[in-house]
This is a predicted structure of a 102-nucleotide RNA (Purine riboswitch aptamer) from Aneurinibacillus terranovensis DSM 18919. The prediction has a mean pLDDT of 76. Rfam family: Purine riboswitch aptamer. Rfam's curators write: Riboswitches are metabolite binding domains within certain messenger RNAs that serve as precision sensors for their corresponding targets. Allosteric rearrangement of mRNA structure is mediated by ligand binding, and this results in modulation of gene expression. A class of riboswitches that selectively recognises guanine and becomes saturated at concentrations as low as 5 nM. In Bacillus subtilis, this mRNA motif is located on at least five separate transcriptional units that together encode 17 genes that are mostly involved in purine transport and purine nucleotide biosynthesis. It has also been shown that some members of this family are specific for adenine instead. Hence this family are termed purine riboswitches. Gene Ontology term of the family: purine nucleobase biosynthetic process. Its Rfam clan is "Purine riboswitches". Rfam 15.1 lists 4,097 matches to the family in 1,411 species. NCBI's taxonomy places the organism under Bacteria, Bacillati, Bacillota, Aneurinibacillus, Aneurinibacillus terranovensis.
RNA sequence: UCGGAAAAAAUAAAUACAACUCGUAUAAUCUUGGGAAUAUGGCCCAAAAGUCUCUACCAGAUUACCGUAAAUGAUCUGACUACGGGUGAAAUAAAAGGCGUC
Numbered sequence: 001u002c003g004g005a006a007a008a009a010a011u012a013a014a015u016a017c018a019a020c021u022c023g024u025a026u027a028a029u030c031u032u033g034g035g036a037a038u039a040u041g042g043c044c045c046a047a048a049a050g051u052c053u054c055u056a057c058c059a060g061a062u063u064a065c066c067g068u069a070a071a072u073g074a075u076c077u078g079a080c081u082a083c084g085g086g087u088g089a090a091a092u093a094a095a096a097g098g099c100g101u102c
Base pairs, nucleotide, nucleotide: 019087020086021085022084023083024082025081026056029049031047032046033045034044035043041066042065050057058078059077060076061075062074063073064072
């Protein structure tokens, strides 16, 4: 150095970082497929798009529209999620001050 055989060990465990707010993304939007309801109704399921993006893609109210058919529209209000900023919390350290002792 090459080949073969046998044996052993380690990379461990626990632990605080809450909450609020702002910004960016996305418009809580949009395109289809299947099914359902029918003026006391207007939904359900699935897929795709949209984000330098994981997830989500709904709810309610008001109003319009559809004369019983298969299709909904508008407006307003209300989130979650991802990332970042700020406030702040928690933990630790330092400084200053206070108190006590020597």